RNA sequence: UCAAGUUAAUGGCAAAACUGUCGAAAGGCAGUGACGCAAAACUAUAGGGCCUUCCUAUCCGGAUGGCAGCCAGCUACCAGA
Numbered sequence: 001u002c003a004a005g006u007u008a009a010u011g012g013c014a015a016a017a018c019u020g021u022c023g024a025a026a027g028g029c030a031g032u033g034a035c036g037c038a039a040a041a042c043u044a045u046a047g048g049g050c051c052u053u054c055c056u057a058u059c060c061g062g063a064u065g066g067c068a069g070c071c072a073g074c075u076a077c078c079a080g081a
Stems, first nucleotide, its partner, number of pairs: 001081002005078001012037002017032006035069001042073002047071002049067003053063003
C1' cells in the first nucleotide's frame, strides 16, 4: 500500500425483551441480557433514507427534534498478500 477475512492471537461492541430514569413523542442513558457485528469505532452542522411533533383540509412542501445496528463519509487493531 492492497484487500475485506479461512485459521490463530489480543480482544471489542451488544439486538429484542425486562427494570430504572429523562423526554410530549421519536428516542436517549444505566443495569440485566446476547440477536448478531471485521468497523455494530466516530460523524446527524453540509449527502441520500427512515422516524417524531407542528404548520398545511389531504398530498406536495416547510419547520422541529431523533436514528450511525439502512446506505454513505472518515479513521483504525490482528492475521493475509

Predicted 3D model of an 81-nucleotide RNA (c-di-GMP-I riboswitch aptamer) from Paenibacillus sp. cl130. The coordinates come from a structure-prediction model, not an experiment, and the mean pLDDT is 77. It matches the Rfam family "c-di-GMP-I riboswitch aptamer". Its family is annotated with cyclic-di-GMP binding in the Gene Ontology.